[in-house]
RNA sequence: GGGCCCGUAGCAUAGCAGGUGGUGCACUCGGCUGAUAACCGAGAGGUCAUGCGUUCGAAUCGCAUCGGGCCCA
Numbered sequence: 001g002g003g004c005c006c007g008u009a010g011c012a013u014a015g016c017a018g019g020u021g022g023u024g025c026a027c028u029c030g031g032c033u034g035a036u037a038a039c040c041g042a043g044a045g046g047u048c049a050u051g052c053g054u055u056c057g058a059a060u061c062g063c064a065u066c067g068g069g070c071c072c073a
Stems, first nucleotide, its partner, number of pairs: 001072007010025004019056001027043005049065005
C1' cells in the first nucleotide's frame, strides 16, 4: 500500500430481506429468611463508533472517516 471481517447498556451478546432497540450477568429497590447467599418481582441504564447521504421512516442500505482483528505484498 491492497483485500476481508467487526464496532449495539458497565461486560457479553441477539436483532441487520428498513417500521416500538431486546436477553443474560452486573447495578438499584422490594419480597422471601433469624440473617446472608440462592430464588422471586420491579426499576434504572443505549446520540446502535463518528459524519454525510438515500427514504415518509435507518442499528439495518450507500459513501467517507476513526478504532480493533485477520490475510496478501
Transfer RNA from Candidatus Methanoculleus thermohydrogenotrophicum, 73 nucleotides, folded computationally. NCBI's taxonomy places the organism under Archaea, Methanobacteriati, Methanomicrobia, Methanomicrobiaceae, Methanoculleus.